Transfer RNA from uncultured Synechococcus sp., 77 nucleotides, folded computationally.
RNA sequence: CGGGGCGUGGCGCAGCUUGGUAGCGCACUACUUUGGGGUAGUAGGGGUCGUGGGUUCAAAUCCCGCCGCUCCGACCA
Numbered sequence: 001c002g003g004g005g006c007g008u009g010g011c012g013c014a015g016c017u018u019g020g021u022a023g024c025g026c027a028c029u030a031c032u033u034u035g036g037g038g039u040a041g042u043a044g045g046g047g048u049c050g051u052g053g054g055u056u057c058a059a060a061u062c063c064c065g066c067c068g069c070u071c072c073g074a075c076c077a
Stems, first nucleotide, its partner, number of pairs: 001073007010026004020057001028044005050066005
């Protein structure tokens, strides 16, 4: 330098193809359970969907640029 993949609550991921209320597991908070802890149960909080722009009535999803991580190749040594 060229090409591919990935970026979504604290962590790990789904949702994208085919636009229509942002979800799952764990974690966290409160309560119940226990003598206490653990376990279990109930309820609850938390996300500018990497970033900027475009299309659209409507974008995590489609289009373009950029950033970061990563893989392959090229180049130099």
The organism belongs to Synechococcus, within Bacteria. It was read from a public genome assembly.